Annotation: The RNA shown here (SAM riboswitch aptamer (S box leader)) has 99 nucleotides. The prediction has a mean pLDDT of 86. Of the family's consensus pairs, 90% are formed in the model.
Order: sequence, then structure tokens, then C1' cells
RNA sequence: CCCUUAUCAAGAGUGGCGGAGGGAACGGCCCGAUGAAGCCACGGCAACCUGCCCCAGCGGGGGCAAGGUGCCAAUUCCGGCGGAAACGCAAGAUGAGGA
Repeated sequence: CCCUUAUCAAGAGUGGCGGAGGGAACGGCCCGAUGAAGCCACGGCAACCUGCCCCAGCGGGGGCAAGGUGCCAAUUCCGGCGGAAACGCAAGAUGAGGA
């Protein structure tokens, strides 16, 4: 980088270094010197994988949060395509598995 699959309306930030960008891309609209990105420390959220516990019985359901990821402005910030709508598809993000 590519493929498969699940989820994406909830939730959770302070400090230090750093200095002008950031919110995927494009358009919009926002955030930013009352300090952006990035890095570090500590904290938190969540529960995808591992682990452990309970229920149930080969399916499965519930819990804990120790380990591996992830995340902590705005619905994935809004939008595109099909559809009257429900919903589906595309693009993206994250996990798990694979080539």
C1' cells in the first nucleotide's frame, strides 16, 4: 500500500517544550498568539483484540479494565451517489484477520 469484516449521534484533558498552522482530500464552515501542528509527562474515555470472572450451555449474553491498539472541539464538523422514505452505496477513521 491492498483485500475482508465490525463499528462510527455517546464518552473523555491538563501541564511542559514548541512556535503557525490545524480540522484526510476538494468546497464550505470552524478552531488557532487567551498559542495550531508535532514531541514528552501525567490523567481520562471506550471496550475492538488478549486475559480474568459470572450466567447460559457446544451458539451466545453480561462484567472487570491488567496487557495490545485506539481515542479525548464541533454527528466521520457539514457535504457526494441512488431512493418518496426507511435504507443502501461511495470516500474516510479505528479494531481484528488476511495477501